[in-house]
RNA sequence: GGGCGAGUAGCUCAGCUUGGUUAGAGCAUUGGUCUUAUAAGCCAAAGGUCGAGAGUUCAAAUCUCUUCUCGCCCA
Repeated sequence: GGGCGAGUAGCUCAGCUUGGUUAGAGCAUUGGUCUUAUAAGCCAAAGGUCGAGAGUUCAAAUCUCUUCUCGCCCA
């Protein structure tokens, strides 16, 4: 230098192929409940510029372009 993959909640990930409900799950956190107490269980809450910028569109996590970080391969 070239090719491919990954980037979404504090962590691990789904959703992208085929654009359309308010962006979700588990764990963790906080509150409640339960218990003599803790843990577990149960209920609830909070937590996101979907790596960044731009474009297309009525509408973008999703399509297009540029770019950043990490990993693998080729040279």

A computed fold for a 75-nucleotide RNA from a Candidatus Nanoarchaeia archaeon, annotated as transfer RNA.
The sequence is in RNAcentral, with records from ENA.
Rfam family: tRNA. Gene Ontology term of the family: triplet codon-amino acid adaptor activity.
The source organism's lineage runs through Archaea, Nanobdellati, Nanobdellota and Candidatus Nanoarchaeia.